[in-house]
RNA sequence: GCGCGCUUAGCUCAGUGGUAGAGCAUCGUCUUGACGUGACGAGGGUCGUGGGUUCAAUCCCUACAGCGCGCA
Numbered sequence: 001g002c003g004c005g006c007u008u009a010g011c012u013c014a015g016u017g018g019u020a021g022a023g024c025a026u027c028g029u030c031u032u033g034a035c036g037u038g039a040c041g042a043g044g045g046u047c048g049u050g051g052g053u054u055c056a057a058u059c060c061c062u063a064c065a066g067c068g069c070g071c072a
Stems, first nucleotide, its partner, number of pairs: 001071007010024004018055001026042005048064005
């Protein structure tokens, strides 16, 4: 340099056009003599950035950035 893949909550990941979710973690309440476990609940997201298509984009197209793999 070329090709391909990935980028979504603190972490690991779902979600493939129609109001963004799970597990773990954090916090609160209950439970316990206390801790842990368990139950219930809460907070936490410019969906990497810009542009385009569309009535509507996390999702489709495009450029860029970062990361990974392969080729040279």